A computed fold for a 75-nucleotide RNA from a Candidatus Peribacteria bacterium, annotated as transfer RNA. Its Rfam family is "tRNA". It is annotated as a transfer RNA. The RNAcentral record of the sequence draws on ENA. Lineage of the source: Bacteria > Bacteria candidate phyla > Candidatus Peregrinibacteriota > Candidatus Peribacteria.
């Protein structure tokens, strides 16, 4: 060097052209004599990166980076 898969909040996942959602945790409040558990709230991604196509891209294209797998090399 070649084929395939992935990159989305602090961690995991989902969404694949029309408003970016869920669990978990963080913070703030309620409950409690305290915690925990439970219930209300909020904060937080430039959807890996740089182009294109569209009236409009996480979502389609073309390249790149990283990651992981398969093949093929191998003295």
């Nucleotide at each position: 060097c070649g084929c395939g898969g992935a990159g989305u909040a602090g961690a995991g996942a989902a969404g694949c052209g029309g408003u970016a959602u869920c669990u978990c945790g963080u913070c703030g409040g309620g409950c409690u004599c305290a915690u925990a558990a439970c219930c209300c709230g909020a904060a937080g991604a430039u959807c890996a990166c740089a182009g294109g196509u569209u009236c409009a891209a996480u979502u389609c294209c073309u390249g790149u980076c990283u990651c992981c797998g398969c093949a093929a090399c191998c003295a």
Background: Model confidence (mean pLDDT): 83 of 100.